Small-subunit ribosomal RNA, 5' domain from an uncultured prokaryote, 535 nucleotides, folded computationally.
[in-house]
Context: one part of a larger RNA
C1' cells in the first nucleotide's frame, strides 16, 4: 500500500447492489418446512345441494372430502463441516455393473382364486396404543394359460409376465329389474357388450440421465514417531453382490509395506475460486458452483429403481418431557425464534405473481426451495448537504514588535437554482400460459382427444414499485483523525520526569511546534480512526 463474512470508539442525509453465528456438530418453548391422486378401490365420516317422506327420518343421487386400502413422491430440494490425510477431492483413463420417471422400437395385455384394512361386535389401557371374532373391494396379493425378444442349460430341453381406468359414440347385440302397448323377444330409458381415442400394465432391445466400482499422477506438519502387518500378501474351491475384488469363508504358500518416510501423532472437508503480488510465489477455501461426509451419540437392517434414509423403523446410551408408576413421547447442523457461549452476526414477516420441484388427465393442491419485504454504514458504487455576487476586509475569537496580522468572500446582505428527501399525479415491465372460440389431425362421427405463427378472456406477493410530471421552499442533512522526524500540516496558554503521550526513534525535570486546552492548519469524508488478520 492492498484486502476482510470483521469488531470497537466518535459521528451519521439518501439510494442501488451484495453480504450477515467465523464462537458451543451447545440445549431447544412455539409455529411452519412433503405431500398428492376419487380418472386404481370399498365406502362417503363431515359440509353444501338435490330427491323421497308416514315429518320420526331415509337415499351416495351430485359437488366436495375426513379416515382407510392402493399408486407415485418422502434418496430431490434445504442445512452443517463434526469426522476424514482417504481413490475423500482434483485431473486423466478403465471394465466386471445397475438405472424409477423420460424417448424410440418389438411383442403382448387371456382366464381364475383366496385374503386383509376400512366397517360392525366384543375386550383391554391413564395415555400412546393394542387384541379377538365377523363382512368386503381393487391398478393390493397368488396360481393357470400364452412367450417375438429374454434367462438357464448346451443342442435334448427347461423357466418366467401382465391391470385396468377414463372420455365419447352412428349402426348392431344384450341379462336382471322398470315403463308403455297393438301382448309380440314390439317399442322405450339406464347399464353392459362393441367401436374410437387418451392414460396406464407386462416382457424385452436401444438411447438418455443418474449412480456404483478400479487405476496412474497430484493433494498439511512432525524422525524429539523406524520399523509396521496375520485376512496380513498371493493362490485354489465355495459363498456373496447389480458388479471386479480377502468382500467373506475353508485349505495351501509366506508373503506385503518402509529413509523415494511405512507405522504412529497432530492438524484439516477437497476443488473451481478468493486475497495479495510485476511475476514467481505466499495466504486462504465466507457468500456462488461441483464433489464428499454427517443428521442427539453408537450400532443395525427393512422397504425401494435408488437409502443403510435430517423432519422413516429397530436396539443400546445420555438428556428432556408426560404418567393413574404399569408404561409412553422427543431429536431445529430446515425457516423464523429462545437460552447459553462470545468482541460479534438479522424478522417467531408476505406470496406461490415469476423460476423450479412433487402429485394429478386437468382444474388444482403442496412447496420457510424460490421470489420479495423487514433489520444492520457490514462492504462496494452513486448522489446530496446549495450556486453566483458580496470589503465597511463588519462584529467576535486567536496572535501581536500594539502599528497590525489572521479566521476571511468566510458570514451578513443581494440575486438565483430545486438534484435528492417531502407531497400529489400519470403510468410501463417482470405475464407467458391455462380456459373459451376458430383452424388442422385422429375417427364411422360435427362428440371426445391432440396440435396450433389465429382471435378472445384473464392471473402481480413485491407495491405508497422503477421511470416521468407538477408543487413549495436554502429549505431537514458533516464529521473524524492528525499537525517533532518518518509524514501533508504551528502558534499561544496550562503543566513541570508530574499528569500524560508513543507504530519506531523518542517527548515531559519552568520559555514543550511531541502531554492537556484553544486558535489556526493538513488529510480523508457519510464516514473517519483504532484493534485483529493476510500478502
Nucleotide at each position: 500500500g492492498a484486502u476482510u463474512g470483521a469488531a470497537c470508539g466518535c459521528u451519521g442525509g439518501c439510494g442501488g447492489u451484495a453480504u450477515g453465528c467465523u464462537u458451543a456438530a451447545c440445549a431447544c418453548a412455539u409455529g411452519c418446512a412433503a405431500g398428492u391422486c376419487g380418472a386404481a378401490c370399498g365406502g362417503u365420516a363431515g359440509c353444501a345441494g338435490g330427491c323421497c317422506u308416514u315429518c320420526g327420518g331415509g337415499c351416495g343421487c351430485u359437488g366436495u372430502a375426513g379416515a382407510g386400502c392402493g399408486g407415485c413422491g418422502g434418496a430431490c430440494g434445504g442445512g452443517u463441516g463434526a469426522g476424514u490425510a482417504a481413490c475423500g477431492c482434483g485431473u486423466a483413463g478403465g471394465a466386471a455393473u445397475c438405472u424409477a420417471c423420460c424417448u424410440a422400437g418389438u411383442a403382448g395385455u387371456g382366464g381364475g382364486g383366496g385374503a386383509c384394512a376400512a366397517c360392525c361386535u366384543g375386550g383391554c389401557g391413564a395415555a400412546a396404543a393394542c387384541c379377538a371374532g365377523g363382512c368386503u373391494a381393487a391398478u393390493a396379493c397368488c396360481g393357470c394359460a400364452u412367450a417375438c425378444g429374454c434367462c438357464c442349460u448346451a443342442u435334448g430341453g427347461g423357466g418366467g409376465a401382465a391391470a385396468g381406468c377414463g372420455a365419447g359414440g352412428g349402426a348392431c347385440c344384450u341379462u336382471c329389474g322398470g315403463g308403455c302397448c297393438u301382448c309380440g323377444c314390439g317399442c322405450u330409458a339406464c347399464g353392459g357388450g362393441c367401436c374410437u381415442c387418451g392414460c396406464g400394465c407386462u416382457a424385452u432391445u436401444a438411447g438418455a440421465u443418474g449412480a456404483g466400482c478400479c487405476u496412474g499422477c497430484g493433494u498439511a506438519a512432525g524422525a524429539u514417531u523406524a520399523g509396521c502387518u496375520u485376512g496380513u500378501u498371493g493362490g485354489u474351491g465355495g459363498g456373496g453382490u447389480a458388479a471386479a475384488g480377502g468382500c467373506c469363508u475353508a485349505c495351501c504358500a509366506a508373503g506385503g509395506c518402509g529413509a523415494c518416510g511405512a507405522u504412529c501423532u497432530u492438524u484439516a472437508g477437497c476443488u473451481g475460486g478468493u486475497c495479495u503480488g510485476a511475476g514467481a510465489g505466499g495466504a486462504u477455501g465466507a457468500u456462488c458452483a461441483g464433489c464428499c461426509a454427517c443428521a442427539c451419540u453408537g450400532g443395525g437392517a427393512c422397504u425401494g429403481a435408488g437409502a443403510c434414509a435430517c423432519g422413516g423403523c429397530c436396539c443400546a446410551g445420555a438428556c428432556u418431557c408426560c404418567u393413574a408408576c404399569g408404561g409412553g413421547a422427543g431429536g431445529c447442523a430446515g425457516c423464523a425464534g429462545u437460552g447459553g457461549g462470545g468482541g460479534a452476526u438479522a424478522u417467531u414477516g408476505g406470496a406461490c405473481a415469476a423460476u423450479g420441484g412433487g402429485c394429478g388427465g386437468a382444474a388444482g393442491c403442496c412447496u420457510g426451495a424460490u421470489c420479495c419485504a423487514g433489520c444492520a454504514a457490514u462492504a462496494c458504487c452513486a448522489c446530496g448537504u446549495g450556486u453566483g455576487u458580496g470589503a465597511a476586509g463588519a462584529a467576535g475569537g486567536c496572535c501581536u514588535u500594539a502599528g497590525g496580522g489572521u479566521u476571511g468572500u468566510a458570514a451578513a446582505g443581494c440575486a438565483c437554482u430545486u438534484u435528492a428527501a417531502g407531497c400529489a399525479g400519470u403510468g410501463a415491465g417482470g405475464a407467458a400460459a391455462a380456459c373459451c372460440u376458430g383452424u388442422g389431425g385422429u375417427u364411422a362421427a360435427u362428440a371426445g382427444c391432440c396440435a396450433u405463427u389465429a382471435g378472445c378472456c384473464g392471473u402481480g406477493a413485491c407495491g405508497u414499485u422503477c421511470c416521468c410530471u407538477a408543487c413549495a421552499g436554502a429549505a431537514g442533512a458533516a464529521g473524524c483523525a492528525c499537525c517533532g522526524g518518518c509524514u501533508a500540516a504551528c502558534u499561544c496558554c496550562g503543566u513541570g520526569c508530574c499528569a500524560g503521550c508513543a507504530g519506531c526513534c523518542g517527548c515531559g525535570g519552568u520559555a514543550a511546534u511531541a502531554c492537556g486546552g484553544a486558535g489556526g492548519g493538513u488529510g480523508c469524508a457519510a464516514g473517519c480512526g483504532u484493534u485483529a488478520a493476510u500478502c
Its mean pLDDT, the model's own confidence on a scale to 100, is 81. Rfam family: Bacterial small subunit ribosomal RNA.